[in-house]
RNA sequence: CUUGGAAAAGGGCACAACUUCCGAAAGGGAGCGUCGCAAAGCUACCGGUCUACGGGUCUAACUAAGACAGCGGGGUUACCAGC
Repeated sequence: CUUGGAAAAGGGCACAACUUCCGAAAGGGAGCGUCGCAAAGCUACCGGUCUACGGGUCUAACUAAGACAGCGGGGUUACCAGC
């Protein structure tokens, strides 16, 4: 530099539920947990999904400036092994 995640080693992350805090909500932080994950590290750039305080309105539809990276793709960094 490139390819791969088979084996090996050291390990890493942490779904649901529960506790607590933040938030209008979606959702998020911390703890616990162990469904799973080879990027389940980071990033809303593209597609998608969720929510709708506010806006809008007919007590509606609709609407992201709010979220989801553990929905897919892209970008970027890293671990191990081989060449």
Annotation: c-di-GMP-I riboswitch aptamer from a Pseudomonadota bacterium, 83 nucleotides, folded computationally. Its mean pLDDT, the model's own confidence on a scale to 100, is 82.